[in-house]
RNA sequence: CGCUGCUCAGAGCAUAGCCGCCGAAAGGCGGCGACGCAGAGCUACGGGACUACCGUGACGCGAGUCACCACGUCCGCCGGGCCGCCAGC
Numbered sequence: 001c002g003c004u005g006c007u008c009a010g011a012g013c014a015u016a017g018c019c020g021c022c023g024a025a026a027g028g029c030g031g032c033g034a035c036g037c038a039g040a041g042c043u044a045c046g047g048g049a050c051u052a053c054c055g056u057g058a059c060g061c062g063a064g065u066c067a068c069c070a071c072g073u074c075c076g077c078c079g080g081g082c083c084g085c086c087a088g089c
Stems, first nucleotide, its partner, number of pairs: 002089004012037002017032006035076001041082003045079003048074003055068005
């Protein structure tokens, strides 16, 4: 340096749920909590998923309802990129 995660050590992260805060929502942050994770570290670059405030359109006398839309979100959905621990070969 490459491959692998069978084995060792020391660590690390934290699902669902509950509480508080932020957000229109998806979701995020903090606390508790551990389903799991060898990259469950970082990155929305490709695919995918979620949401729809605003906007656009339709309907409606109106209040409003419905549809579409990412510029929002998810890296703990998959792939790519960057960085990295231990061990084995």
c-di-GMP-I riboswitch aptamer from a Gemmatimonadota bacterium, 89 nucleotides, folded computationally. The sequence was found by an Rfam model in a public genome assembly.